[in-house]
Context: one part of a larger RNA
Molecule: small-subunit ribosomal RNA, central domain
Organism: metagenome
RNA sequence: CUGGGCGUAAAGAGCGCGUAGGCGACUUUGCAAGUCAGAGGUGAAAAGUCAGGGCUUAACCUUGGCCUUGCCUUUGAAACUGCAGAGAUAGAGUACAGGAUAGGAGGGUGGAACUACAAGUGUAGCGGUGGAAUGCGUAGAUAUUUGUAGGAAUGCCGAUGACGAAGGUAACUCUCUGGACUGAUACUGACGCUGAGGUGCGAGAGCUAGGGGAGCAAACAGGAUUAGAUACCCUGGUAGUCCUAGCUGUAAACGAUGGAUACUGGGUGUGGGCUAUAGUAUAGUCUGUGCCGAAGCAAACGCGAUAAGUAUCCCGCCUGGGGAGUACGACCGCAAGGUUGAAACUC
Numbered sequence: 001c002u003g004g005g006c007g008u009a010a011a012g013a014g015c016g017c018g019u020a021g022g023c024g025a026c027u028u029u030g031c032a033a034g035u036c037a038g039a040g041g042u043g044a045a046a047a048g049u050c051a052g053g054g055c056u057u058a059a060c061c062u063u064g065g066c067c068u069u070g071c072c073u074u075u076g077a078a079a080c081u082g083c084a085g086a087g088a089u090a091g092a093g094u095a096c097a098g099g100a101u102a103g104g105a106g107g108g109u110g111g112a113a114c115u116a117c118a119a120g121u122g123u124a125g126c127g128g129u130g131g132a133a134u135g136c137g138u139a140g141a142u143a144u145u146u147g148u149a150g151g152a153a154u155g156c157c158g159a160u161g162a163c164g165a166a167g168g169u170a171a172c173u174c175u176c177u178g179g180a181c182u183g184a185u186a187c188u189g190a191c192g193c194u195g196a197g198g199u200g201c202g203a204g205a206g207c208u209a210g211g212g213g214a215g216c217a218a219a220c221a222g223g224a225u226u227a228g229a230u231a232c233c234c235u236g237g238u239a240g241u242c243c244u245a246g247c248u249g250u251a252a253a254c255g256a257u258g259g260a261u262a263c264u265g266g267g268u269g270u271g272g273g274c275u276a277u278a279g280u281a282u283a284g285u286c287u288g289u290g291c292c293g294a295a296g297c298a299a300a301c302g303c304g305a306u307a308a309g310u311a312u313c314c315c316g317c318c319u320g321g322g323g324a325g326u327a328c329g330a331c332c333g334c335a336a337g338g339u340u341g342a343a344a345c346u347c
Base pairs, nucleotide, nucleotide: 003319004318005317006316007301008300012315014201015200016199017198021194022193023192026087027086028085029084030083031082033081034080035077036076037075038074039073040072041071042070048066049065050064051063052062053061054060091191092188093187094186095185096183097182098181103177104176105175106174107173108172109171110154114150115149116148117147118146119145120144121143125136126135162169163168206247207246208245209244210243211242215241216240220236221235222234223233258314259313260312261311262310263309266292267291268290269289270288271287272286273285274284275283276282296303297302320347321346322345329340330339331338332337
């Protein structure tokens, strides 16, 4: 290489959109590139192989056939693939009508809590811990009441719930906007699936510039603990956390499970529609989201119509452990670093 694989043993790209390419549903007509059949030519010799022959045999030599799995020319077939024409509607899409939704962006508003400040009442403690101490407090703290200001987060509802491609999204309200679902008809007529490169999005931390800064809190300081304690505990506390504009591009970015399509017993919850029923219950149906389980699969655990079952198509990835996600080079980045990614050596 082939092969075999990728939930947990090595292995699914963090997630979309999409170029090339690969693959692609039904009917019919034609062509004959692939495909299949016949004929002809060529496919050197040697080697190989089969049947003979020659050295006393063998090795060795030699004759003939086969082989040379291929290529070319020509004649034909038309099922399948392909190409071209025509048609249809089950895939895909458009229009219409509905309800659901923490989907996205921007603006406005609210209450609880917290902290600070001002003022009133009030007096000796408060705070903190396993126990303490550092700390705060007679310059009046803690507690309590009122007011003002500020920033961040949105209790209950709340869920095994909803939405989103993923990251992720939660007070209320307004504006703009995306997608999905359901129903019944009409229309387009294969317009599809996947997707190397490419391009966009992408938690947190981090970076640049300018704001903001209540609480929390890396670093740091102090108090404890301890043999020590560069920790765990406590008192403080700066970056940061928040906003705007950019950068970074990584995560146990996880369902550790790529996407699409078709098929394959059931049972029981729940979200959104629709149908039947006067209505509820209930039943049916479509689409999500959970649990338990037939068959089957699996090394086992387990999975089991939301498959890890049965199949097809396309992409990504793996090939003993360490060295190493390192070195070098290249590309990207302000940097931090990221992406790509070895070998020697060793077991």